[in-house]
């Protein structure tokens, strides 16, 4: 420098262009002598900026970060 992949709660992953969900974690309560386990409830996210669309996590453009491959210089 070129090509490709990835980016979603605290963590790991889902989501055909049509309500952003699951598990764990965390918080509150129930249960318990206490803790754990169990049960009930709750908190919390689409990498950034534009565009297309009635409607974008999803499509398009540019950028940022990480990873992989190739190349160049030393």
């Nucleotide at each position: 420098u070129g090509g490709g992949a990835u980016a979603u709660g605290g963590u790991g992953c889902a989501a055909c262009g049509g309500c952003a969900g699951c598990a764990c974690a965390c918080c509150u309560g129930a249960c318990u002598c206490u803790g754990g386990a169990u049960c009930a409830g709750g908190c919390a996210a689409u990498c950034u900026a534009g565009g297309u669309u009635c409607g974008a996590a999803u499509c398009c453009u540019a950028g940022u970060a990480u990873c992989c491959c190739a190349g160049c210089c030393a």
A computed fold for a 74-nucleotide RNA from a Synergistaceae bacterium, annotated as transfer RNA. NCBI's taxonomy places the organism under Bacteria, Thermotogati, Synergistota, Synergistales, Synergistaceae. It matches the Rfam family "tRNA". The family's RNA type in Rfam is transfer RNA. The coordinates come from a structure-prediction model, not an experiment, and the mean pLDDT is 81.